[in-house]
């Protein structure tokens, strides 16, 4: 001084089930939460799926499917303001 990368701003995307009269209880970041998880380096989440096996009291609960096929960005010394780490000169 210049590149990249984390953290960040701003925007976006995305699920909400079972069992029960109710309370509640299972799973799980996250079961309508001022949240949670996720944004191509994309398994957040969606077709396939009223799907396979195995398993609960019941269910995407668990594993496969899955090198499938899909799926929402930029900015980045700026942004109100403060600030890291690396490389190379």
């Nucleotide at each position: 001084u210049a590149a990249a990368a984390a953290a960040g701003g701003c925007a976006g995307a995305g699920g909400u089930a079972g069992c029960g009269a109710a309370a509640g209880c299972u799973u799980g970041a996250g079961a309508a939460a001022u949240a949670c998880u996720c944004u191509u380096a994309g398994a957040a989440c969606c077709u396939g799926a009223u799907c396979u096996u195995g398993g609960u009291a019941a269910u995407g609960c668990a594993a496969g499917c899955g090198u499938a096929g899909g799926a929402a960005g930029u900015c980045c010394u700026a942004a109100c303001a403060u600030a890291u780490u690396u490389u190379a000169a």
The RNA shown here (TPP riboswitch aptamer (THI element)) has 89 nucleotides and comes from Spiroplasma sp. TIUS-1.
RNAcentral holds the sequence, with entries from Rfam.
The prediction has a mean pLDDT of 76.
The source organism's lineage runs through Bacteria, Bacillati, Mollicutes, Spiroplasmataceae and Spiroplasma.
The model forms 90% of the base pairs in the Rfam consensus.